This is a predicted structure of a 75-nucleotide RNA (transfer RNA) from a Hadesarchaea archaeon. It matches the Rfam family "tRNA". From the family's description: Transfer RNA (tRNA) molecules are approximately 80 nucleotides in length. Its family is annotated with triplet codon-amino acid adaptor activity in the Gene Ontology. The same sequence occurs in records of 2 taxa.

[in-house]
């Protein structure tokens, strides 16, 4: 140079292919409830401008461009 995958709370992953309105689980935090405590179990609450930036569109985590950060390949 050139092609392919990843980037989503604190931490892992799902949703992207085939746009539709409150971004879901799971762990972990933070209050309750139950218990002599505490762990278990239940029931509640915070937390993500979906890597950036711009474009299409009533509408964007999804569609397109361009970049940026990790991998992997070819040359």
């Nucleotide at each position: 140079g050139g092609g392919c995958c990843c980037g989503u709370g604190g931490c892992c992953c799902a949703g992207c292919c085939a746009g539709g309105a409150u971004a879901g689980g799971g762990c972990g935090g933070c209050g309750g409830c139950c218990u002599u405590c505490u762990a278990a179990g239940c029931c509640g609450c915070a937390a993500a401008u979906c890597g950036u930036g711009g474009g299409u569109u009533c509408a964007a985590a999804u569609c397109c461009c361009a970049c940026c950060g990790g991998g992997c390949c070819c040359g």